Predicted 3D model of a 71-nucleotide RNA (transfer RNA) from a bacterium. Its Rfam family is "tRNA". The family's RNA type in Rfam is transfer RNA.

RNA sequence: GCGGGUGUAAUUUAGUGGUAGAAUGCGAACCUUCCAAGUUCGAUACGCGAGUUCGAUUCUCGCCACCCGCA
Numbered sequence: 001g002c003g004g005g006u007g008u009a010a011u012u013u014a015g016u017g018g019u020a021g022a023a024u025g026c027g028a029a030c031c032u033u034c035c036a037a038g039u040u041c042g043a044u045a046c047g048c049g050a051g052u053u054c055g056a057u058u059c060u061c062g063c064c065a066c067c068c069g070c071a
Stems, first nucleotide, its partner, number of pairs: 001070007010024004018054001026042005047063005
């Protein structure tokens, strides 16, 4: 330099155009003599920009980061 893949919460991950879901973690309350465990509740996310569309995490293009291959 060329080609391909991946990018969703603090972490792991589901989601093939119509309200973004779960687990773990975090906070609060309850329970308990205390701790742990358990129950309930809560906060946190679509890498960035543009386009298509009534509507984009999803489709298209560019950029960025990471991974793989070729040279």

The prediction has a mean pLDDT of 81. The RNAcentral record of the sequence draws on ENA.